[in-house]
RNA sequence: UUAGAAAAAUGCCACAGCCGUCGUGAGGCGGUGUCGGAAAGUUGCGGGUCUUUUUGUUGAAGAUAGCCGGACCGCCUGU
Numbered sequence: 001u002u003a004g005a006a007a008a009a010u011g012c013c014a015c016a017g018c019c020g021u022c023g024u025g026a027g028g029c030g031g032u033g034u035c036g037g038a039a040a041g042u043u044g045c046g047g048g049u050c051u052u053u054u055u056g057u058u059g060a061a062g063a064u065a066g067c068c069g070g071a072c073c074g075c076c077u078g079u
Stems, first nucleotide, its partner, number of pairs: 012037002017032006035066001041072003045069003048064006
């Protein structure tokens, strides 16, 4: 200098449900809660899924980052 399974530590986030609120809706926000998470931090770029237009198709508009991938930023440790 490079590689390095795991372990440890300070902490962090907050599933579902419930209450309130916004929205046609998917769902969002706040509180409570704590299933889980080493990026469950940010970002709608690619895909998937969901909603509305709509009875169907094409198209359009939206939602989901805790569905997958990508991009950006970040904490601790080295026996």
Molecule: c-di-GMP-I riboswitch aptamer
Organism: Candidatus Electrothrix aarhusensis